The part of an RNA shown here (large-subunit ribosomal RNA, domain I) has 592 nucleotides and comes from a Candidatus Aminicenantales bacterium. Its mean pLDDT, the model's own confidence on a scale to 100, is 81. Rfam family: Bacterial large subunit ribosomal RNA. The RNAcentral record of the full RNA draws on ENA.
[in-house]
Context: one part of a larger RNA
């Protein structure tokens, strides 16, 4: 020196564990904010560094409920001092306080700072302190008010609103490239990523100028299918429907116009007129245009207006100059219907259910092994409860619970009823004048969207230019024309079925188990790095219980160790469960 055996050191693999994660299901919620948010800075404890809580009333204040004997959060034990059956700590509802920054909003600013005006208070007065207020924009109302007479611009006051943040989902305006095409340019990726604006608990869409095919359907949305079909495509790569069928859910409505009335303005203009008939009366009343308001009206077997006729009509009151009658209009009550979810929009009462604290809740003993019984043995019991977790090893009957029941002073949610509010007076037949959404439809050129790349290219949309019709009308049925069929554009509203999950509650898992699972099981978006945007860790386990080793000894020693003691165990001693390998030793044997 090598090999072997034994015993150690070192190291932290492995096994076991789980406070933390991951995914999903159901419920509930779907917003917060000038009444100052989200997020922070700085403070705040008897002693206080971090975390947590809170805000100069500062680990808290008031009140109303719950609850019960201890309590003063945590790392983290002690000391000091307090509170508490006159009910504390703790849990929940409603309030109060809530520094400074931050949309930040009196002005400024290098966020958490600096400096003001006005009004009130303190003072004899001032400095100063203190309370309140003072940003901008929009809408409405009012007051003022130029050039410039009226007016307008501008200025001011008051009231209301907006702003900023937030995970995804939604709509709209913009809009790539890497890539694929084995290159690449049309094409693809993709109307994706990303940017911007806007909204809601959903959004968007939506009551046919639709499909279909000679049969018919009857708003929209979503799912399954149709179907990788018909098609599109340097006919390459690739892209890719719809009708129809089956389901989920179902809900329909309001304007514009014609016509009538009123008001205002302007123009014109004088015996026309004032609902009709008879009588009496009135005298700036008429007509046209524009705007506003009210009535009317809303459709495709076309509808409506106007006019003529027929049928029908709940009661009462008022008006149309007066009176009688008719006619028309309005109001109140009744009847019918509807309503806080659209078609119009507020609010209250009562009841039920639920949410935000909680409460009740069955049933076992002995022996034995052991440090410890829940194990084993023997004998019992409960079960609407043998889910689960804990307890010194494996517990239906020890604890928390579980099945099953019960519970709210206060706040909130949902549903129902009532109060309440609102709406509804027509139907049929005939007639002909009137109306039925215009720089629109449509056409041309240039684009875009449609599964559809210009193609035979319909349909939708529109930058430029042209430019209709009004029911004997107009649009569509994939160029175009005819026939036939379907529908009625150029105004608007609309629940449900659908999408999503930052945060909350409950539960589950052939999900992970500390190099895994979130980056983060622990002071984690921390330490640390970077001017900054940003990047971004490592780090869990004594024991059932600290019983965490009194006392003695070695030593320079608060290091380390040897005894003693605790404990079932100390080779479980805080560098602590188990304790692999590399690596380093000690002892013995063999070989050289």
């Nucleotide at each position: 020196a090598g090999c072997a055996u034994a015993c150690g050191g070192g190291g932290g693999a492995u096994g076991c564990c789980u406070u933390g994660g991951u995914g999903c299901a159901g419920g509930a919620a779907g917003g917060c904010g000038a009444c100052g948010a989200a997020g922070g800075a700085c403070g705040u404890g008897g002693c206080c560094a971090g975390c947590u809580g809170c805000g100069a009333u500062a680990a808290g204040c008031u009140u109303c409920g719950g609850g019960a004997a201890g309590u003063c959060g945590u790392u983290a034990a002690a000391c000091a001092g307090a509170c508490u059956u006159u009910g504390a700590u703790c849990c929940g509802g409603a309030g109060a306080u809530a520094u400074c920054c931050g949309a930040a909003u009196g002005g400024g600013g290098a966020a958490a700072c600096c400096c003001a005006g006005c009004g009130g208070g303190g003072u004899a007065a001032a400095c100063c302190c203190u309370c309140g207020u003072u940003a901008u924009c929009c809408u409405c109302a009012c007051c003022u008010g130029a050039a410039u007479c009226c007016a307008u611009a501008g200025g001011g006051u008051g009231a209301g609103g907006a702003a900023g943040c937030a995970a995804a989902c939604c709509c709209a305006g913009g809009g790539a490239a890497g890539u694929g095409a084995a290159c690449c340019a049309u094409c693809u990726c993709a109307g994706u990523a990303c940017c911007u604006g806007g909204a809601g608990g959903a959004a968007a869409a939506g009551a046919a100028a639709g499909c279909a095919a000679c049969c018919g359907c009857g708003a929209u949305u979503c799912c399954c299918u149709c179907a990788g079909u018909a098609g599109c495509g340097g006919c390459g790569a690739g892209c890719g429907a719809a009708a129809g069928g089956g389901g989920a859910u179902c809900a329909g409505c309001c304007u514009a116009a014609a016509c009538c009335g009123c008001a205002u303005a302007c123009a014109u203009g004088u015996a026309a007129g004032c609902u009709c008939g008879g009588g009496c009366g009135c005298g700036u009343u008429g007509u046209g245009u524009a705007u506003g308001c009210g009535g009317g009206g809303u459709c495709g077997u076309g509808g409506g207006a106007c006019u003529u006729g027929a049928c029908g009509g709940g009661a009462c009151c008022c008006c149309g100059g007066c009176u009688c009658g008719a006619c028309g209009g309005g109001g109140u009550c009744g009847a019918a219907g509807a309503g806080u979810u659209a078609a119009a929009a507020a609010a209250g009462u009562u009841a039920a259910u639920c949410u935000u604290a909680g409460c009740c809740g069955a049933a076992u003993a002995c022996u034995u092994u052991g440090g410890a019984a829940a194990g084993a043995g023997u004998a019992a019991c409960c079960g609407g409860a043998g889910a689960a977790g804990g307890u010194g090893a494996u517990a239906g009957u020890c604890c928390u619970g579980u099945a099953g029941g019960c519970g709210a002073a206060a706040a909130g949610a949902u549903u129902a009823a009532c109060u309440c509010u609102c709406u509804u007076g027509g139907u049929c037949a005939g007639g002909u004048u009137c109306c039925c959404a215009a720089g629109u439809a449509c056409c041309a050129c240039g684009g875009g969207a449609c599964a559809c790349g210009u193609g035979g290219a319909a349909u939708c949309u529109u930058g430029u230019g042209g430019g209709a019709a009004u029911u004997c009308a107009g649009g569509a049925g994939g160029a175009c024309c005819a026939u036939c069929u379907c529908c009625u554009a150029a105004g608007g509203c609309u629940a449900a079925a659908u999408a999503c999950u930052c945060a909350c509650c409950u539960g589950c898992a052939a999900c992970c188990g500390a190099u895994a699972g979130u980056g983060a099981a622990c002071u984690a978006g921390u330490a640390c790095c970077g001017u900054g945007a940003g990047g971004g860790a490592a780090a869990g386990g004594u024991g059932a219980a600290a019983a965490g080793a009194a006392c003695c000894c070695c030593u320079g020693u608060u290091a380390g160790g040897g005894g003693a003691g605790u404990g079932a165990a100390a080779u479980a001693g805080u560098a602590c469960c188990u304790g692999a390998a590399a690596c380093c030793g000690u002892a013995u044997g063999c070989u050289u």

Taxonomically the source falls in Candidatus Aminicenantales (Bacteria, Bacteria candidate phyla, Candidatus Aminicenantota, Candidatus Aminicenantia).